[in-house]
C1' cells in the first nucleotide's frame, strides 16, 4: 500500500429498525461476635461523524483504534 473482520457499563457477554440483556467487579442495607458466602436495592454502557427513515445500537459512507492475510 490492498482486502477482510471487529468496536456495546471497569471486565466479560446477549438480542435487535422500536426505552440495550445477563454475568462479574462497586456501593448501601440485611443475615454473621467477625470474616466469608447468602438475600435485597442502586449507580454504571453503543469509538467518532455525517446520511437513509416517522424512528439506527442495528443500514449506507468516512475518519479512529485494534486484529488477520497478500505484496
Nucleotide at each position: 500500500g490492498g482486502g477482510c473482520c471487529u468496536g456495546u457499563g471497569g471486565u466479560c457477554u446477549a438480542a435487535u429498525g422500536g426505552u440495550a440483556u445477563g454475568a462479574u467487579a462497586u456501593u448501601a442495607c440485611c443475615u454473621u461476635c467477625a470474616c466469608a458466602g447468602g438475600g435485597u436495592a442502586a449507580a454504571g454502557a453503543a469509538a467518532g461523524a455525517g446520511g437513509u427513515u416517522c424512528g439506527a445500537u442495528u443500514c449506507c459512507u468516512c475518519u479512529c483504534a485494534g486484529g488477520c492475510c497478500c505484496a